[in-house]
Predicted 3D model of a 74-nucleotide RNA (transfer RNA) from a Steroidobacteraceae bacterium. Its Rfam family is "tRNA". The family's RNA type in Rfam is transfer RNA. Lineage of the source: Bacteria > Pseudomonadota > Gammaproteobacteria > Steroidobacterales > Steroidobacteraceae.
This record gives sequence, structure tokens and C1' cells, in this order.
RNA sequence: GUCCCCGUAGCUCAGCUGGAUAGAGCACCGUCCUCCUAAGACGGGGGUCGCCCGUUCAAAUCGGGCCGGGGACG
Repeated sequence: GUCCCCGUAGCUCAGCUGGAUAGAGCACCGUCCUCCUAAGACGGGGGUCGCCCGUUCAAAUCGGGCCGGGGACG
């Protein structure tokens, strides 16, 4: 330098055949339970979906550019 894959909650990821208030597990916070802790039950907070532009009535999802990570080739 060329090509491919990935970037969504604190972490690991799903969703990516465009349309329902953007989700799961773990973690975190609160309440209950317990002598206390753990486990368990119930509830809760937390995301401008890497950034910018475009297409569209509508974009996490499609197109372009850029940034970051990983890989293959030279």
C1' cells in the first nucleotide's frame, strides 16, 4: 500500500431481509430475606448504536469518507 472482518450499556454480545418505547447476560444501586455476609426474590438507573455526510416519509441497519482494533497478502 491492497483486501477482509469488527466498533451497540461499565464488561461480553444479540439485533444489521430499513419501521413496535434500542435489548439480553454479568456487573452496579435499592428493597425484602438473614444475627451478618453470600446465595435467592422483587424493582431500578445507565446507550446521542465509533465520528461526519448522504439516500429515504423513516437509518443501529443502506451508500461514501474518516478514526480505532484485528487479520491476510505484498